About this RNA
Large-subunit ribosomal RNA, domain II from Desulfurobacterium pacificum, 681 nucleotides, folded computationally.
[in-house]
Context: one part of a larger RNA
RNA sequence: GCCAGGGAGUUACUCUCGGCGGCGAGGCUAAGCCGCGAGGUGGAGCCGUAGGGAAACCGAGUCCGAACAGGGCGUAUAGUCGCCGGGAGUAGACCCGAAACCGUACGAUCUACCCAUGGCCAGGUUGAAGUCCGGGUAACACCGGAUGGAGGACCGAACCCACUGGUGCUGAAAAACCAGGGGAUGAGCUGUGGGUAGGAGUGAAAAGCUAAUCGAGUACGGAGAUAGCUGGUUCUCCCCGAAAUAGCUUUAAGGCUAGCCUCACGGGAGUCUGCUGGAGGUAGAGCUACUGGUGGGGCUAGGGCCCCGAAAGGGGUACCGAACCCCGCCAAACUCCGAAUGCCGGCAGACGCUCCGUGGGAGUCAGACUGCGGGGGAUAAGCUCCGUGGUCGAGAGGGGAACAGCCCAGACCGCCAGCUAAGGUCCCCAAGUGGUGGCUAAGUGGGAAAGGAAGUGCGCCCGCUAAGACAGCCAGGAGGUUGGCUUAGAGGCAGCCAUCCUUUAAAGAGUGCGUAACAGCUCACUGGUCGAGCGGGCGUGCGCCGAAAAUGUAGCGGGGCUCAAGCCACCCACCGAAGCUGCGGGUUCUGCCAUAAUGGCAGAGCGGUAGGGGAGCGUUCCCUGCGGGGUGAAGUCGCUCCGGAAGGAGCGGUGGACUGCAGGGAAGUGAAAAUCCUGGC
Numbered sequence: 001g002c003c004a005g006g007g008a009g010u011u012a013c014u015c016u017c018g019g020c021g022g023c024g025a026g027g028c029u030a031a032g033c034c035g036c037g038a039g040g041u042g043g044a045g046c047c048g049u050a051g052g053g054a055a056a057c058c059g060a061g062u063c064c065g066a067a068c069a070g071g072g073c074g075u076a077u078a079g080u081c082g083c084c085g086g087g088a089g090u091a092g093a094c095c096c097g098a099a100a101c102c103g104u105a106c107g108a109u110c111u112a113c114c115c116a117u118g119g120c121c122a123g124g125u126u127g128a129a130g131u132c133c134g135g136g137u138a139a140c141a142c143c144g145g146a147u148g149g150a151g152g153a154c155c156g157a158a159c160c161c162a163c164u165g166g167u168g169c170u171g172a173a174a175a176a177c178c179a180g181g182g183g184a185u186g187a188g189c190u191g192u193g194g195g196u197a198g199g200a201g202u203g204a205a206a207a208g209c210u211a212a213u214c215g216a217g218u219a220c221g222g223a224g225a226u227a228g229c230u231g232g233u234u235c236u237c238c239c240c241g242a243a244a245u246a247g248c249u250u251u252a253a254g255g256c257u258a259g260c261c262u263c264a265c266g267g268g269a270g271u272c273u274g275c276u277g278g279a280g281g282u283a284g285a286g287c288u289a290c291u292g293g294u295g296g297g298g299c300u301a302g303g304g305c306c307c308c309g310a311a312a313g314g315g316g317u318a319c320c321g322a323a324c325c326c327c328g329c330c331a332a333a334c335u336c337c338g339a340a341u342g343c344c345g346g347c348a349g350a351c352g353c354u355c356c357g358u359g360g361g362a363g364u365c366a367g368a369c370u371g372c373g374g375g376g377g378a379u380a381a382g383c384u385c386c387g388u389g390g391u392c393g394a395g396a397g398g399g400g401a402a403c404a405g406c407c408c409a410g411a412c413c414g415c416c417a418g419c420u421a422a423g424g425u426c427c428c429c430a431a432g433u434g435g436u437g438g439c440u441a442a443g444u445g446g447g448a449a450a451g452g453a454a455g456u457g458c459g460c461c462c463g464c465u466a467a468g469a470c471a472g473c474c475a476g477g478a479g480g481u482u483g484g485c486u487u488a489g490a491g492g493c494a495g496c497c498a499u500c501c502u503u504u505a506a507a508g509a510g511u512g513c514g515u516a517a518c519a520g521c522u523c524a525c526u527g528g529u530c531g532a533g534c535g536g537g538c539g540u541g542c543g544c545c546g547a548a549a550a551u552g553u554a555g556c557g558g559g560g561c562u563c564a565a566g567c568c569a570c571c572c573a574c575c576g577a578a579g580c581u582g583c584g585g586g587u588u589c590u591g592c593c594a595u596a597a598u599g600g601c602a603g604a605g606c607g608g609u610a611g612g613g614g615a616g617c618g619u620u621c622c623c624u625g626c627g628g629g630g631u632g633a634a635g636u637c638g639c640u641c642c643g644g645a646a647g648g649a650g651c652g653g654u655g656g657a658c659u660g661c662a663g664g665g666a667a668g669u670g671a672a673a674a675u676c677c678u679g680g681c
Base pairs, nucleotide, nucleotide: 001681002680003679004678005677006676011091012090013089014088015087016086017085018084019083020082021081022080023079026047027046028045032041033040034039051058052057061073062072063071064070094232095231097229101222102221103220104219105218106217112196113195114194115193116192117191118190119189120188121186123155124154125153126151130147131146132145133144134143135142159183160182161181163180164179165178166177167176198214200210201209202208235616236615237614238613239612240611245258246257247256248255249254259364260363261361262360263359264358265357266356267355269354270351271350272349273348274347275346276345277344278343284337285335286334291331292330293329294328295327296326297325298324302320303319304317305316306315307314308313367392368391369390370389371388372387373386374385375384376383397408398407399406412585413584414583415582417581418580419579423575424574425573426559427558428557432572434571435570436569437568438567439566445561451545452544455542456541457540458539459538460537461536462535463534464533472529473528474527475526476525478502479501480500483497484496485495508523512521513520586606587605588604589603590602591601592600593599594598617670619667620666621665622664623663624662625661626660627659628658635654636653637652638651639650640649641648642647
């Protein structure tokens, strides 16, 4: 892992609601006793029949109160007992699961430390003190040699340890093996016997060790501890169908009440549309309508600075600047204004139980994305927090290449029938290589901004132009003058100032290049040549650049596509879903018609998680009745048939002794999941 078997809302009591039944202003007994039992007996007691008050107490009333004000709670009757079912409470209370806490025992044969008594340490090295001899000294000291054999001394086996690497890691082994490593006369190692223990021991201290267990051992017990947490919770069909919000919460993964769902009963509303009457201060807008803010200008108190003045005072100002004026703006906490919606009411129409209440049962309190209105953030986030609608959640189908939340559309069942939606119609791939007119040349389409550009289509405006424009070409482009200043120089052309006059068809005190400065080239401007349009601007459609990423094209799903298979406008046709229609069938509700039951017809409905309600199937056992069985029961294997499902039946094989049906009753009553339990493989 698979298979088989086991495996989770039970039982008792009390309360509450419903169904059924008995009796009914009453209803019922409990223990006990009698009886084999069925049953009898037992009226103690309980509930109800009257309430109000804290109570005394009063009583259809009573309490507060001075009250014959007022008001609160009552009074106009239905209960009670049993059985069954829904729910609650108390119990382990649907099942499994802690980490822990407490008690009593058992443990020091492992290990820590201690006590007693034993054992062990090959071999080699070094050579302390002391001693002796010699030297030496006044005597010591001291020096040398020998002797000696000290040391948590040295090297290194046994022995002890465990620093490194490798192997092993379903191991040979629940800690080892291999190669190295450390200690090896010591705080050494070790045998045997003994001692100390659970908040306790022991600890050269690591919270180490205390029997493969230690931040509190192990076994058993309290014990089914508790678990607002995780997981699991077993047959079928039918009807309805949520929530992920509010308030409070040592509350935030939980709860309580409300909201939203369901079922029953009782009421008589409710929703939408049109018209109509209202309240309101949002969007927008506005501000010499307030409160504030704000750009430019004017005007002008006040101030700064400068000047005159001893002061008083006066003058100047291109500085700051209240108020005021002109032009132009801004605001969630500004408003002279002010919608659309929404909200409340009235009238009418449509719908037809959608509405409200009471009671039984819930679930929900982690929501997600998307459009729109906003707050937070960075006018970030598949971000976060509100509001409002949608979808998912709990929704299948079609589209979107793929893709809960987007677009279309809400699946009762069947059909080898039809029409459509979104989206599509060249091939993959169902349907147009459809029509008309235009655009695009970028594979734009098929990713992107500021910004950039004689891309190209369309609309419009201005200027020049046969008195000849625009472009090209030919020619001119002069004189005062090298303007003045500055400067080493400044001659059109470093810079500053001025920018005139003359000759002219025209020619700047000079557009650019150039020189050290001149020179030189060129332009403006003019004539000629040529002979028809030229220049500039605004708006708009489609395109271009801007454009760099990691395995391989890879930013159309692919192939592939260019008067398109791209884009815009219009049109016709077709495809396309579980939508709609057709045909057949089932079921729920409502209405009508018949009816003993229940049928027939018509209309509307029948996606569904949590959850509510309803109806059934099957298993084991019991009671009553009726059956089957060695001429073969149950079980089991196979085939066939029936039913809307759970399921049921027949036949054959196997099997070898029990078993079925109907009506009722009672439950250890249904398995795929729980890292479920046991066994098998």